Bacterial RNase P class A from Dechloromonas sp., 381 nucleotides, folded computationally.
Lineage of the source: Bacteria > Betaproteobacteria > Rhodocyclales > Azonexaceae > Dechloromonas.
Its Rfam family is "Bacterial RNase P class A". It is annotated as a ribozyme.
The sequence was found by an Rfam model in a public genome assembly.
[in-house]
């Protein structure tokens, strides 16, 4: 230099005019006016985990229900992160091989607790799918059969029956692979893997590495129901807290208790209710605050593999309240296309997308561009 992979950071610049929406002086009775300053993002999205903060409330315990699930660590907290572990999957350099091929790191992928507590699945194919099965094969030692034979005995078929090595079915077939054995075979016997394993080492641990013995028992599926193991009250800024209008209502007190009116009633008396005046109190519109100084950002230095935290310096960076953060015009412009051998020319012309209380992941969209790392090739010295 190249490729490939990780991570960070930027995500069109500049000017000029004309507007938006908050804050600050200052003039003004006010309306405004003027002048200074600010005014989207890496996802602000989706709302998919987690915490703050707020009420209700007191959540101690059970029960239903949700989530989580190798270890350790970091956090306020997480199902996020960061390191480790075991598995799978792949290849690079290399080894190994006449070859086919075979061994092999990063990096990638993995709801990765429990299948010897219980139930329950398993299409199709197959003869048999869980304490199986015999389709095709293999034997027929033993027991009947048929032939030879005087006979001991020897052939032959395979009826009974025995086996499960081989083919065949499937994702999966009840350890695997050589040996003995045996009619045939078969953990039935051995050896070596594998499987379980008391116990040593090593690690904080997961887990590695060794293993005495056992002895083939125990097969899959838990993003099936269950089993264990930790964790969760609930509603949300329209949480919530303050001030609070007209008009209708509620309460006291006072003053009037004359008339009229309703309602009980068939009519009459009689009881209710009905007025004025002032004070109090809820609540609605309405304003005000919660709001944006914060588990903040930035450099720096120090612990730590790291995620991350300690310490010192500076900085202040949007608070609207149905939505302001635009818009034109000019100048410069990246990717990309087109012409050229090549200097170059022309043409092009900026991605996803937009606060609504506040953080922390994680998912998701996304033109293109800078810079490191970390492999592996390639060139120079």
């Nucleotide at each position: 230099a190249a490729a490939g992979u990780c991570g960070g950071c930027c995500a069109g610049g500049c000017a000029a005019u004309c507007g938006c929406c908050g804050c600050g002086u200052g003039c003004g009775c006010a309306a405004g006016c003027a002048c200074g300053g600010g005014g989207a993002g890496g996802a602000a999205a989706g709302u998919c985990c987690g915490g703050g903060c707020u009420c209700c409330g007191c959540a101690g315990g059970g029960c239903a229900g949700g989530a989580u699930g190798c270890c350790a660590g970091u956090u306020a907290a997480c199902g996020g992160c960061u390191g480790g572990g075991c598995g799978c999957c792949a290849u690079a350099a290399g080894c190994c091989g006449c070859a086919a091929g075979g061994c092999a790191a990063a990096a990638g992928c993995g709801a990765c607790g429990g299948a010897a507590a219980g139930u329950g699945c398993a299409a199709c194919a197959g003869a048999g799918a869980g304490c199986a099965g015999a389709c095709c094969g293999c034997c027929g030692a033993u027991g009947g059969c048929c032939c030879c034979g005087c006979g001991a005995g020897g052939g032959g078929a395979u009826c009974a029956g025995g086996c499960a090595a081989g083919g065949g079915u499937g994702a999966a077939a009840c350890g695997g692979c050589g040996g003995g054995g045996u009619a045939a075979g078969a953990g039935c016997c051995c050896a070596c893997c594998g499987c379980g394993g008391a116990c040593g080492u090593g690690g904080c641990a997961a887990c590695a590495c060794g293993g005495a013995c056992g002895g083939c028992a125990c097969g899959g599926u838990a993003a099936a129901c269950c089993c264990c193991a930790u964790c969760c009250g609930g509603a949300g800024c329209a949480a919530g807290a303050c001030c609070a209008a007209a008009u209708a209502g509620g309460g006291a007190a006072g003053c009037a208790u004359c008339a009229g009116g309703c309602g009980u009633g068939g009519c009459c008396c009689a009881c209710g209710c009905u007025g004025c005046u002032u004070c109090c109190g809820g609540g609605u519109a309405g304003g005000u605050u919660g709001c944006u100084u914060g588990a903040g950002c930035c450099u720096g230095u120090c612990g730590g593999u790291g995620a991350c935290g300690g310490c010192a310096g500076g900085c202040c960076u949007a608070g609207a309240g149905g939505a302001a953060u635009g818009a034109u015009u000019g100048c410069c412009g990246a990717a990309c296309c087109c012409c050229g051998c090549a200097a170059g020319g022309g043409g092009g012309g900026a991605a996803c997308a937009a606060a609504a209380c506040c953080c922390g992941g994680c998912u998701u969209a996304u033109c293109g561009g800078c810079c490191g790392g970390c492999u592996u090739u390639c060139c120079a010295c």